The RNA shown here (small-subunit ribosomal RNA) has 1484 nucleotides and comes from a metagenome.
Its Rfam family is "Bacterial small subunit ribosomal RNA". Rfam links the family to the GO terms structural constituent of ribosome and ribosome.

RNA sequence: AGAGUCUGAUCCUGGCUCAGGAUGAACGCUAGCGGCAGGCUUAAUACAUGCAAGUCGAGGGGCAGCACGGGGGCAACCCUGGUGGCGACCGGCGCACGGGUGCGUAACGCGUAUGUAACCUACCUCAGAGCGGGGGACAUCCUCGGGAAACUGAGAAUAAUACCCCAUAGAAUCUCGGGACCGCAUGGUCGAGAGAUUAAAGAUUUAUCACUUUGAGAUGGACAUGCGUAACAUUAGCUAGUUGGAGAGGUAACGGCUCCCCAAGGCUACGAUGUUUAGCUGGUCUGAGAGGAUGAUCAGCCACACUGGCACUGAGAUACGGGCCAGACUCCUACGGGAGGCAGCAGUAGGGAAUAUUGGACAAUGGGCGAGAGCCUGAUCCAGCCAUGCCGCGUGAAGGAAGAAGGCGCUCUGCGUUGUAAACUUCUUUUAGCAGGGGAUAAACCACCACUAUACGUGGUGCUGAAGGUACCUGCAGAAUAAGCACCGGCUAACUCCGUGCCAGCAGCCGCGGUAAUACGGAGGGUGCAAGCGUUGUCCGGAUUUAUUGGGUUUAAAGGGUGCGUAGGCGGUUUAAUAAGUCAGUGGUAAAAGGCUUGGGCUCAACCCAGGCAUUGCCAUUGAUACUGUUAAACUUGAGUACGGUCGAGGUGGUUGGAAUGCGUAGUGUAGCGGUGAAAUGCUUAGAUAUUACGCAGAACACCUAUUGCGAAGGCAGAUCACUAGACCGGAACUGACGCUGAUGCACGAAAGCGUGGGUAGCGAACAGGAUUAGAUACCCUGGUAGUCCACGCCGUAAACGAUGGUUACUAGGUGUUCUGGGGCAACCCGGAGUACCCAAGCGAAAGCGAUAAGUAACCCACCUGGGGAGUACGACCGCAAGGUUGAAACUCAAAGGAAUUGACGGGGGCCCGCACAAGCGGUGGAGCAUGUGGUUUAAUUCGAUGUACGCGAGGAACCUUACCUGGGCUAGAAUGCGCGUGACUGUACCUGAAAGGGUACAUCUCUUCGGAGCACAAGCAAGGUGCUGCAUGGCUGUCGUCAGCUCGUGCCGUGAGGUGUUGGGUUAAGUCCCGCAACGAGCGCAACCCCUAUUCUUAGUUGCCAGCAUUUAGAUGGGGACUCUAAGAAGACUGCCUGCGCAAGCAGAGAGGAAGGUGGGGACGACGUCAAGUCAUCAUGGCCCUUACGCCCAGGGCUACACACGUGCUACAAUGGCCGGUACAAAGGGUUGCGAAGCAGCGAUGCGGAGCUAAUCCCAAAAAGCCGGUCUCAGUUCGGAUUGGAGUCUGCAACUCGACUCCAUGAAGCUGGAAUCGCUAGUAAUCGCGCAUCAGCCACGGCGCGGUGAAUACGUUCCCGGGCCUUGUACACACCGCCCGUCAAGCCAUGGGAGUUGGGGGUACCUGAAGCCGGUGGCCGAACCGAAAGGUAGGAGCCGUCUAGGGUAAAACCAAUGACUGGGGCUAAGUCGUAACAAGGUA
Repeated sequence: AGAGUCUGAUCCUGGCUCAGGAUGAACGCUAGCGGCAGGCUUAAUACAUGCAAGUCGAGGGGCAGCACGGGGGCAACCCUGGUGGCGACCGGCGCACGGGUGCGUAACGCGUAUGUAACCUACCUCAGAGCGGGGGACAUCCUCGGGAAACUGAGAAUAAUACCCCAUAGAAUCUCGGGACCGCAUGGUCGAGAGAUUAAAGAUUUAUCACUUUGAGAUGGACAUGCGUAACAUUAGCUAGUUGGAGAGGUAACGGCUCCCCAAGGCUACGAUGUUUAGCUGGUCUGAGAGGAUGAUCAGCCACACUGGCACUGAGAUACGGGCCAGACUCCUACGGGAGGCAGCAGUAGGGAAUAUUGGACAAUGGGCGAGAGCCUGAUCCAGCCAUGCCGCGUGAAGGAAGAAGGCGCUCUGCGUUGUAAACUUCUUUUAGCAGGGGAUAAACCACCACUAUACGUGGUGCUGAAGGUACCUGCAGAAUAAGCACCGGCUAACUCCGUGCCAGCAGCCGCGGUAAUACGGAGGGUGCAAGCGUUGUCCGGAUUUAUUGGGUUUAAAGGGUGCGUAGGCGGUUUAAUAAGUCAGUGGUAAAAGGCUUGGGCUCAACCCAGGCAUUGCCAUUGAUACUGUUAAACUUGAGUACGGUCGAGGUGGUUGGAAUGCGUAGUGUAGCGGUGAAAUGCUUAGAUAUUACGCAGAACACCUAUUGCGAAGGCAGAUCACUAGACCGGAACUGACGCUGAUGCACGAAAGCGUGGGUAGCGAACAGGAUUAGAUACCCUGGUAGUCCACGCCGUAAACGAUGGUUACUAGGUGUUCUGGGGCAACCCGGAGUACCCAAGCGAAAGCGAUAAGUAACCCACCUGGGGAGUACGACCGCAAGGUUGAAACUCAAAGGAAUUGACGGGGGCCCGCACAAGCGGUGGAGCAUGUGGUUUAAUUCGAUGUACGCGAGGAACCUUACCUGGGCUAGAAUGCGCGUGACUGUACCUGAAAGGGUACAUCUCUUCGGAGCACAAGCAAGGUGCUGCAUGGCUGUCGUCAGCUCGUGCCGUGAGGUGUUGGGUUAAGUCCCGCAACGAGCGCAACCCCUAUUCUUAGUUGCCAGCAUUUAGAUGGGGACUCUAAGAAGACUGCCUGCGCAAGCAGAGAGGAAGGUGGGGACGACGUCAAGUCAUCAUGGCCCUUACGCCCAGGGCUACACACGUGCUACAAUGGCCGGUACAAAGGGUUGCGAAGCAGCGAUGCGGAGCUAAUCCCAAAAAGCCGGUCUCAGUUCGGAUUGGAGUCUGCAACUCGACUCCAUGAAGCUGGAAUCGCUAGUAAUCGCGCAUCAGCCACGGCGCGGUGAAUACGUUCCCGGGCCUUGUACACACCGCCCGUCAAGCCAUGGGAGUUGGGGGUACCUGAAGCCGGUGGCCGAACCGAAAGGUAGGAGCCGUCUAGGGUAAAACCAAUGACUGGGGCUAAGUCGUAACAAGGUA
């Protein structure tokens, strides 16, 4: 410090997720030791039991229990406060500390800084003064009662440091008061004087302690104030003791703290009030920081003590282990009544994912009491439990290659890896174990002694340890006692095998799994951490993803519809003053701990100790004065006013005009009009439409008109009048910062809509009808109501858009245009204000913006923070309503989105091509037959090919082929290789069987280089599979397409994908070539090079040829090379020449020449790629599967089935023909298991025959159409030949299933073929025959070749199909066979409404009202004082009143849960209906 994830790819926006750190944690697996820390986050739920606050006899009377002493008694025992001491009691001090918890509290509660001139403070310290006299009680005890108990009543006696009175007293308190000084105000301090009031306690060891009063200090507290300290505005108003005043009461003290009276205030948008949540802080975690989160342990403060209220005592409490009352709960009870409060330490139950022992000790530290010893102390110090965390140590170290065995993997005679790992050798001994030793924490306190400055001094000796016989040290033996967890697709370090087969499962995100899973499970191996490792939860970080540091708003989320303007924010020039902001210095504070740092102590570390720093803050004070603020004075440039001129569809009201439309009346006129893609509805013989004239009505204003103008926006258009607003230009008279922005507010605000009243020609939601359509609640047509228009009043929204808030300033230019000023005759030039385009710099993700900014800056306002849910729900406000404004959440997804790129696509555009259409010729589709396919059937009808399959794989299924079926058999196998052994192999014959096979009998080696080889059998090693996967593959092939395309290097452009080149203008069959050009070149394709063919030449003439010569039936022979031909070579064609056009490329020309002319014709040849196209059944091959079978052999059957459907063909339907007779002309092939001549036989297939031929020699071989002659005469025929019967021929082991051919007979359908559809542009179509491969034969009418005869037509590119290039749109990229919307149906989830129901907290009103304080009363009581007494006073019980916890009643609001039913929403591989959107998405 970043990374993954939206896309085919890219850049951006934007969310989600991960890597880090942390934790009072929990869970899973695992676990050796020690140190240090931590340990109910939940039920402030309920608590059994024990302990947690006592102490003082040096305050008191006393003496129950214990001990001692004394006395009595034989003893048991009794007596005795005499002593040590001491239960209970009186009294003092403490119990308000320490310890726990976080309920409440949004508050002066906390933090911080101040103030108290408005206060208190026991114990402690210092100082002053004092401590005299007297009195009366009450407990304990005793006696008598009540009660189950808790407890309690009465009587009598009594002490005190308990209580009371008197005296004394001032520097105390109060009143009156002349004065001095001080303060920010109230006011304070000092001190003279006068008057009044109030004190005390003793103990004893005689020295102190205690006591009273006063002052001061210290400590602790109280109160007040500034600032800081949550969320929600869908909480906007709150408040009656409320705010203030005077007085009184009360308090330690100020104060509405309380009360009477008076006034009507106080708080609030800088967030009152309400609701919800929460103890606050030092700090802790994280972060670079700013921040964010948090508030366990430790420390400070606060609050609370079963819930609520109340006071008492006291220095201090409204009191955790005190009291009273009420309530809930628990317990005891004799039913009358009582007792209790673990949020102290342990512990229990419960809750929970979850948190420990009913331990030891007061040795230390601290606290209470005490003169002290001492006692008490669950504070504390220790121990126990727990890997909860942090830190440290160990589980050994060195050597050791046969690289052991085993495991795992592989290309498997072997290699790799585990791995120096182990074994083995040597060494060490931490830790654990055993044994022994073992200091410190101890300074003390206390006792004694000594010294001495006599003090809170110094020194010495002695006593006291829970932890603990622990830490630590030493010795002993022995590698001995000790390793796991997670992960290994990317992020992210680490890879293979097996299993599984969208199953089981994984998953933080992206995503894995559908038969080759590095992602599931196991294993081997590896990686990371390690006594731990992972998971889960939570927080910060990454996240600049709330942006102060440090973001944005044209199109990604985001500028308010517009203006005016309040608060607020910001603000021109100069001078002076001030010093609030600001800056600097100083002082105080910012507790300690913590942090950082320097040292130190535990062997190190964690941990602990000491010093320093930091604590960025607050307060005070001193200074500075540039800037901001404030005050004062001034200025003119910002702003405004006045004056002159101009401009415009600016606004409001009135008047008025013509065209068009409709209607009315009248005329002319006759059959249609109207409307559409085409129609129909509609109108019309009652006279329409058309046309003429006149009249009426309402609405809108053609031309001018524009890229124009005006207005704040919405918006504004005939002309004219009136009223009215504004802008600009000009000069510079006036004011003198008067300015900018603008939350809330106010006003304006298109269309539609609403209300009332008018108006209504045209248009026209709804509605009706007609069409279209599968449907058509639409698009189209005919009608038509509201509305559109006017007046008044509402509504308040729009893609209210420049999707761009306002103001000001600055930053190159160029070109138009509107208004206006100046110069100039004009052209034009120089200004100001608008408006529009192109651009520099710059900006931007890009598109683009660019002085009219989206640039550079300043100020103010508004708004945004992933998509959906949703601009929805609820609430509130506005509205007559419609609805508007404000505006969530649950839940759900990992995206949603912007711009641009490359493709693909479009019922987008432009250009171009192709038998693509058109123009033609012939077919298919109808018939019969052949053949292939689907389907069906079957034991099997083997398999594959299915849009580019279908006379295809198959260039030959009777057996074989053959893969299929049935049946019979074989098991190292039918074939091949290697190899040990044996010796035959083999031949013949026979039995059985359908055959394969099984069995029997006889006969039996060959060659040799002597090693062996051939052959067979049998054991072995390698089998075999047309079984699966063409979606694991190679190879081959189809298709787009013989279409003209597809790319690269360098350069350049772009952030990038990518572009450029390859686009453009021409041209071409062509990315063919030319020109231009930030491109220049190149490659694969095109073309050419290759083959055949067309012409000529040369060479060569046998088997070919024969002009001339000879012979002659015949190129048969001699001969010839001329010709044909054959087959080798060469020439030839290149737009080369001419004319025209053109820059060129090139094009045109019945041009010339030429056999051939613009690629001459044909072939081979198929770019980058596409279709997971086809083929595992040609072959090869990974993996999987079968192994007495899915292998192999054999016989028979099947692949040939047959209601049907489709493709491809053949033959026809006839006269351009059929039949008969005669007659002519090819090319290319094949042939020895072959072709087979002549001749003979047969009607014929064919047979007999065998010449010749290994082929330019012989044979197949007859070419056919054609030509000549004859016949048929339009018919189901002398057309057509299917089908069937009979008889044959040939091949073959065998023609039944299931061959071909021949002859005789039979003579079906069919008379030119619906919708639709195919081929072909010249030696082509059409038509005619010939040959070949396969092959015994053949289902061949197929395929592949060969030649013969030999046309028609193309105006043209609008349309159909396919393709190419450019461009455009896109929400597509699996790429239109795409994407995608809504209803309905099903399941699940959360949520709104809902008659209501239930619960909760708070408030209001009223009733009742405990304890208690206060007040009143007090007929009853009444020791201390007064009084001689009687009696009185103070005081009290009781009673009454105010207040009040709680309880009750009532109405309303709020929150939550639930509710028949209901609304929409979200999610969910393959449901239904349609097709709304994306292309002009087919109606933008």

RNAcentral holds the sequence, with entries from SILVA. The prediction has a mean pLDDT of 84.